Overview: This is a predicted structure of a 142-nucleotide RNA (FMN riboswitch aptamer (RFN element)) from a Bacillota bacterium. The organism belongs to Bacillota, within Bacteria. Its mean pLDDT, the model's own confidence on a scale to 100, is 82.
RNA sequence: CAUGAUCUUCGGGGCAGGGUGCGGGGCCAGUCCCCAAUUCCCUACCGGCGGUGACGCCGAUGAGGCGAAGUCCGCGAGCCGCAAGGCACGAACAGGUGCAAGUCCUGUACCGACGGUACAGUCCGGAUGAAAGAAGAUCGCG
Numbered sequence: 001c002a003u004g005a006u007c008u009u010c011g012g013g014g015c016a017g018g019g020u021g022c023g024g025g026g027c028c029a030g031u032c033c034c035c036a037a038u039u040c041c042c043u044a045c046c047g048g049c050g051g052u053g054a055c056g057c058c059g060a061u062g063a064g065g066c067g068a069a070g071u072c073c074g075c076g077a078g079c080c081g082c083a084a085g086g087c088a089c090g091a092a093c094a095g096g097u098g099c100a101a102g103u104c105c106u107g108u109a110c111c112g113a114c115g116g117u118a119c120a121g122u123c124c125g126g127a128u129g130a131a132a133g134a135a136g137a138u139c140g141c142g
Stems, first nucleotide, its partner, number of pairs: 001142001003140008017042003023035004027030001044122002046112002048075004055067004070110002078087003092108005114125003
């Protein structure tokens, strides 16, 4: 350094402001007052893990190292089933630079499980769960 087994720890963020009023309540009974959506409307906010990476930083301009994509390639989370297994599984364009842009710069968009509830990416719940994976320890092997 590579590799096999066992074990340990870690392993997700987000409603600020305004409007409406489903529904409920009040009394002096008015076409009045109060409560009332993180779900509706305007608007705000958020971005798991591995890979790639024309960017950035460190290093000596080297070797090398570190960081870097929600919408590029994959993975995970969900549902059914005793199990084997089966099903489901979102979203980006334009312009610029350039030899080259799916990752850079600028602009404008778009997406987000299930159950509950006034229709939920952000609230509550399954969940003190599970998990992509990350780090480490021990033993073995090359």